A computed fold for a 72-nucleotide RNA from a Chloroflexota bacterium, annotated as transfer RNA.
The organism belongs to Chloroflexota, within Bacteria.
RNAcentral holds the sequence, with entries from ENA.
The same sequence occurs in records of 2 taxa.
Rfam family: tRNA.

RNA sequence: GCCCCCGUAGCUCAGGGGAUAGAGCGCUGGCCUCCGGAGCCAGAGACCCGCGUUCGAAUCGCGGCGGGGGCA
Numbered sequence: 001g002c003c004c005c006c007g008u009a010g011c012u013c014a015g016g017g018g019a020u021a022g023a024g025c026g027c028u029g030g031c032c033u034c035c036g037g038a039g040c041c042a043g044a045g046a047c048c049c050g051c052g053u054u055c056g057a058a059u060c061g062c063g064g065c066g067g068g069g070g071c072a
C1' cells in the first nucleotide's frame, strides 16, 4: 500500500428497513434473612462519527475513525 471481517449497555452478545432496541453477567434500590456475596422483585444504563437513500435507518450506500485478520 491492497483486500476481507467487525464496531449496539461497564463486559460478552442478539437484533440486517417499521412495536417502547433486547438477553446474560455486572451495577443501584427494595423484599427476604441472624447476617449475606444466596433467593425474589423493581430500576438505571447503549446503536463509533458525518453525509446520503427512503414516508421511515441500529439495519441499506459512500466517506471517515477505531479494532482484528490476510497479501505484499
Stems, first nucleotide, its partner, number of pairs: 001071007010025004018055001027043005048064005